[in-house]
Context: one part of a larger RNA
RNA sequence: GCCAACGAGUUUAUCUAUAUUGCAGUCUAAGUCCGGGAAGGACGGAGGCAUAGGGAAACCGAGUGCGAAUAGCGCGAAACAAUAUGCAGUAUGGAUAAGACCCGAAACCAGACGAGCUUGCCUUGGCCAGGGUGAAGGCCGCAGAAAUGCGGCUGGAGGCCCGAACCGGUUGGUUGUUCAACACCUUCGGAUGAGCUGAGGUAAGGAGUGAAAAGCUAAUCGAGUUUGGUAAUAGCUGGUUCUCUCCGAAAUAGUUUUAGGACUAGCGUCGACUAAGAGGUUCUUGGGGGUAGAGCACUGGAUGAUCGUGAAAGGGAGAAAUCUCGCGCGAUCAAUCAAACUCCGAAUACCGAGAUACCGUUUGUCGGCAGUCAGACUACGGGGGCUAAGCUCCGUGGUCGCGAGGGGAAGAGCCCAGACCGCCGUCUAAGGUCCCUAAGUCCGUGCUAAGUGUGAAAGGCAGUCAUGUUCCAUUAACAGAUAGGAGGUUGGCUUAGAGGUAGCCAUCCUUUAAAGAGUGUGUAACAACUCACUAUUCGAGGACCAUGGCGCCGAAAAUUUAUCGGGGCUCAAGCACGGCACCGAAGACGCGGAUUUCGUCGCAAGACGGAAUGGUAGGAGAGCAUUCCAUGUGCGCUGAAGCAGGACUCGUGAGAGCCUGUGGAGUGCAUGGAAGAGAAAAUGUUGGC
Repeated sequence: GCCAACGAGUUUAUCUAUAUUGCAGUCUAAGUCCGGGAAGGACGGAGGCAUAGGGAAACCGAGUGCGAAUAGCGCGAAACAAUAUGCAGUAUGGAUAAGACCCGAAACCAGACGAGCUUGCCUUGGCCAGGGUGAAGGCCGCAGAAAUGCGGCUGGAGGCCCGAACCGGUUGGUUGUUCAACACCUUCGGAUGAGCUGAGGUAAGGAGUGAAAAGCUAAUCGAGUUUGGUAAUAGCUGGUUCUCUCCGAAAUAGUUUUAGGACUAGCGUCGACUAAGAGGUUCUUGGGGGUAGAGCACUGGAUGAUCGUGAAAGGGAGAAAUCUCGCGCGAUCAAUCAAACUCCGAAUACCGAGAUACCGUUUGUCGGCAGUCAGACUACGGGGGCUAAGCUCCGUGGUCGCGAGGGGAAGAGCCCAGACCGCCGUCUAAGGUCCCUAAGUCCGUGCUAAGUGUGAAAGGCAGUCAUGUUCCAUUAACAGAUAGGAGGUUGGCUUAGAGGUAGCCAUCCUUUAAAGAGUGUGUAACAACUCACUAUUCGAGGACCAUGGCGCCGAAAAUUUAUCGGGGCUCAAGCACGGCACCGAAGACGCGGAUUUCGUCGCAAGACGGAAUGGUAGGAGAGCAUUCCAUGUGCGCUGAAGCAGGACUCGUGAGAGCCUGUGGAGUGCAUGGAAGAGAAAAUGUUGGC
C1' cells in the first nucleotide's frame, strides 16, 4: 500500500412538543398471591396528576391580594365557539442528569516496583610494561671558631616528563532499513593519582544523588516505571456507514475574561390557527427631507482691484515737508473654495392613501427542530491608505459561497443562462463564422502601413485622412532658376578699430521695377557671400492656423518565441459605421415519461387542467436492505443457505426476481414487532498478502 472482518447519536430517569391508543376523572408504586417460572396473570388507590383560584402567609374562596373602602387596579372565574380538556400507555423530535456520537492529549492524585544501568558514599580486595628527570636528606673533600657555603658521590621525591596495558572520547572520515537505537577507522587526552577496577552494602520519585550539565536514578527525567482514580477533561483536530422526494440558510446586531466559543434577535424548515384587498409588483396621489448639484445670503478659507482707516518699531528716495512700496482692519467691486457652510435644491429611496390591472398565500400570531456569528470578488456611493494593493472598513445591487451548462485559450466571484428524466428534432443568448474549430475568405462605405491590431505615460513630430477660419493666385500665387539688391553714407555715439552686421541712440532722404541706416555667414576693421525686397522665366493651385480619426517615437531582463490561444492575416482574417445570413447552451420550443403542489370532478382510487421540480449547513416526508421475535403460510438431497457468472425482467433508487454453474442442509414469503441495523476515508483496530 491493497484485500477482508470489526468500527461511531445508545440506555435509564425526569420534563416538553407532535402523532397515535385506552378511559371520562385517570394511572397504579412497593408489595402480596397464582403460575414449573427471570414468561404471564390477579390483587394492591398508599400516592401522583387533574377537578379553583388569589395571597409571602395566616386565610378566604368564584373570587382573592393591596387597601379604611361596598373605590380602583393586578391575577383569576363565569359567558361565546370549537371533540375542547384531563390522566395513563406507545412511537418520534428535543432538553436536563449521567462517559452520553466515536477515537485522541500535554497533565493531576494515590498505592506499589526499581541504584544488576547510572550518581554519591561505606566495607573488603585487585591493577598500573618500559624509559626519562633527579627535590629533601646523607657521606666525603675544601673554606670557616661555628652557623654555613662551594664541589664530588650517594639518594630516589613529584595531583613531574615520554609512552603500552587500563581509563577517556579531541579531529577528520566511514556507517546512517547500520556490526551497533552512538559502532568502526584515523588522530588525540590521562596514565602513582582528586587514578582505574571486582565483589558486598547503602541513599528514590517533589524524593535521592550530583567537582552543577536541571546531569543521572534500568535505551525513560524541568519530576522514573507501573496499577488504580479513569471511559480525567479537550470551547480543539480527525472520523461518523442505504435510497428517493419537498423546502432551503448564514458568515449580521447586541452582550460576553469575549473575539476560531457561546446566548438572545435576524435569516431556514415543519405544524396549528389567521383569509382581510393582509402581502408583493405596477399606476395614481399625499407627504417629510437637505444628499448629488449649485450657490456665497450665514460661518469660515482664499485671489485681484479701488476707497477708507490705523500704526510706537518695515524697505527705498529726500535736508525736511513729504512721496512711494509694503503691513493690519473695514467697505465696495470682480472672480472663487468647504464632510463637520447653506439664500437654494433634485433624481432615487422611504412613509401613508387609493385603483384595481398583474402575482396568488407569498401576510400575521403561536409552537416543534435547526444551522449560521472566519465570508470572497465585482459595479456604484464613501472613510482609511499614496483618489497604492488580489489592501482595509461601511452602504446599495449582483454572482460565488450552496450553481452545473455556453463564452472569456486556460481561470469560484466577469458576460450569457438557472441542470426533474429521455430524444441522431427546431429556434436563439453571450460570443463567434480563413485553418486548427461548428458557422460568411458575406455585402456596402471609409480609415490604418505601424504586423498598429497583438501591452504603457508625460512629452515630441511637415506620417496620413477629414472638417473649418483667415489670406494669396491666369492683372500669374507658392517652390525653383536667371538678374538686380543702389546713392547721401564709413548715419551719430562709443571705440585701438566699429565701414549694414560688439554695444548705445536714431532709423531719415534720394535714384528706382526694387533694395532694411540692414536677416544671417564672415573680417583685426574693411572686403567677400547671403537674406528681405524687385524684375524676368515657369504655369495652377498655394500659405499660416484650429479641430477630429487612425498611426510614429518615447519602449531595457533574466530556462524558450512568450503582451493575438496557435497557424497565419494588409481594399484584411485589423479599425469605424451600416446591413443580411448562419453557428452557438443542460436557455426557449416540440414529442414521450416521472414526482410535488394548486384548481375542478370524485366516497375513494384516481382523471383532467395550470404551475413547479440546481442546491452546502439544515428542517420535513416516503421507502430499500440486514439480524432476531410473534402469527399465518410455503420451499428443500428430484438439492436449502452461501459463492461465481449473465448481453434477461421489474423498480426513479436503495434493491427485487429469473437463468446457468458450484455447493451439500437448511430456508423463504406476508403482516406486525424489536434492534449490537447499512463503511471508503478516523497517520482507525485485527488478520492476510
Overview
The part of an RNA shown here (large-subunit ribosomal RNA, domain II) has 689 nucleotides and comes from a bacterium. Model confidence (mean pLDDT): 85 of 100.